[in-house]
RNA sequence: UUCUUAUCGAGAGAGGUGGAGGGACAUGGCCCAGUGAAGCCUCAGCAACAGGUUCUUUGUUUUUUUAGAAUACUGUGCUAAAUCCAUCAAGCUAAUAGCUUGAAAGAUAAGAA
Numbered sequence: 001u002u003c004u005u006a007u008c009g010a011g012a013g014a015g016g017u018g019g020a021g022g023g024a025c026a027u028g029g030c031c032c033a034g035u036g037a038a039g040c041c042u043c044a045g046c047a048a049c050a051g052g053u054u055c056u057u058u059g060u061u062u063u064u065u066u067a068g069a070a071u072a073c074u075g076u077g078c079u080a081a082a083u084c085c086a087u088c089a090a091g092c093u094a095a096u097a098g099c100u101u102g103a104a105a106g107a108u109a110a111g112a113a
Base pairs, nucleotide, nucleotide: 001113002112003111004110005109006108007107008106013043014042015041016040017039021032022031023030026087027086028085029084044079045078046077049075050074051073052071053070054069055068056067059064083105088102089101090100091099092098093097
C1' cells in the first nucleotide's frame, strides 16, 4: 500500500511550547480559533478491538474447546459538535425543503497478501 471482517448518534482534557489556522480530500453549509488554531512535549483520562489474567458456562479423563462476564497489565486507538452535516441511489412527505434507508468515501481494530 492492497484485500477481508467488525465497529463508527456512547465515552474521555489540563498544563507547557508555538503563533494562524483547524474540523481527512473537493464543493456547499455550519462551527472552533489571538479569551491563542494546527503541530510538538508532559501529565491525566476514556475505551474491552487484539493479547494477557480471573470468574462463570459448554464438551472432554486431562491438556484444552465453546460462549459470556470482569479487569486498562500489554499492543494499538481516542479525548468539540453524529465520521459536524450534505454530495451518489432509492423511497416518503408535499416541496426548491425536510425525513428514512442503502451505497461511496473516511477512521479504528484484527487477520491476510
Description: This is a predicted structure of a 113-nucleotide RNA (SAM riboswitch aptamer (S box leader)) from Pallidibacillus pasinlerensis. The coordinates come from a structure-prediction model, not an experiment, and the mean pLDDT is 85.